Predicted 3D model of a 152-nucleotide RNA (c-di-AMP riboswitch aptamer (ydaO/yuaA leader)) from Aphanothece hegewaldii CCALA 016.
């Protein structure tokens, strides 16, 4: 020189929710700021509507069947029955979301919640403004791409 090459090993997950700086502080943490990421409001043009209100964050919507509650309608003295709507439970679908760096294919397993505004907001350049929490886990196979460490 071959060469940081061949080869080998490694990487936590969901969520926008991470990183850096300064002060305080033993650490953690707290406060302030910045970057990154995410959300809301907000022209023209275009579009659309207003009490069974309307709208936002979020994958978290929707159809059918059965049972029960409430209300309305029809008949009626009343009850029963029928229809429609609302709420709850159970089951079965459709659609959507997650699964270990990223991406594609296959398989399998799960999830489809919760919260907010308060009569009001479509899109929306400039501009204004808010959030940066919380909760989990021990790994399926194949192809491609990048990163860290070791290294002939």
């Nucleotide at each position: 020189a071959g060469a940081g090459u061949a080869a080998g090993u490694c990487a936590g997950c969901c969520u926008a929710a991470u990183u850096c700086u300064a002060u305080u502080a033993a650490u953690a943490g707290a406060u302030a700021g910045a970057a990154g990421c995410g959300g809301a409001g907000g022209a023209a043009c275009c579009a659309c509507a207003u009490c069974a209100g309307g709208g936002g964050c979020g994958u978290a919507u929707u159809u059918c069947u059965a049972u029960a509650u409430u209300g309305a309608u029809u008949u009626a003295a009343g009850a029963c029955a029928a229809u429609c709507a609302u709420u709850a439970u159970a089951g079965a679908g459709a659609a959507g979301g997650a699964u270990a760096u990223c991406u594609c294919c296959u398989a399998a397993u799960c999830c489809u919640a919760g919260c907010c505004c308060g009569u009001c907001a479509g899109c929306u350049a400039a501009c204004u403004u808010c959030g940066u929490c919380g909760g989990c886990a021990u790994c399926a196979g194949g192809g491609g791409a990048a990163g860290a460490c070791u290294g002939a």

Rfam family: c-di-AMP riboswitch aptamer (ydaO/yuaA leader). Its family is annotated with cyclic-di-AMP binding and regulation of gene expression in the Gene Ontology. The organism belongs to Aphanothece hegewaldii, within Bacteria.